[in-house]
Molecule: transfer RNA
Organism: Candidatus Aenigmatarchaeota archaeon
RNA sequence: GCCCUGAUAGUUCAGCCUGGAUAGAAUAGCACCCUCCUAAGGUGAAGGUCCCCGGUUCAAAUCCGGGUCAGGGCA
Numbered sequence: 001g002c003c004c005u006g007a008u009a010g011u012u013c014a015g016c017c018u019g020g021a022u023a024g025a026a027u028a029g030c031a032c033c034c035u036c037c038u039a040a041g042g043u044g045a046a047g048g049u050c051c052c053c054g055g056u057u058c059a060a061a062u063c064c065g066g067g068u069c070a071g072g073g074c075a
Base pairs, nucleotide, nucleotide: 001074002073003072004071005070006069007068010027011026012025013024020058030044031043032042033041051067052066053065054064055063
C1' cells in the first nucleotide's frame, strides 16, 4: 500500500442479508419484596449520538460513499 471482519445500554451481545410501527436480551447498578442480617431468590423502573460525516429514500441501526478505531490476511 491492497483486501477481509468488527464498532448497537456501564459490560457481553442479538437485530443488518430482505429498510417500516416504541431498537431488544442477558448481566451490572438502582428501588422494593423475601431474610434476624448478608448472600441467593422474586418483582419493578431506569439506562441508547445504533463509531463519525455525507448520500439514496416518503422512511436508514439496516442500503451506498468517505473517514476513525480494533482485529486478521497479502505484499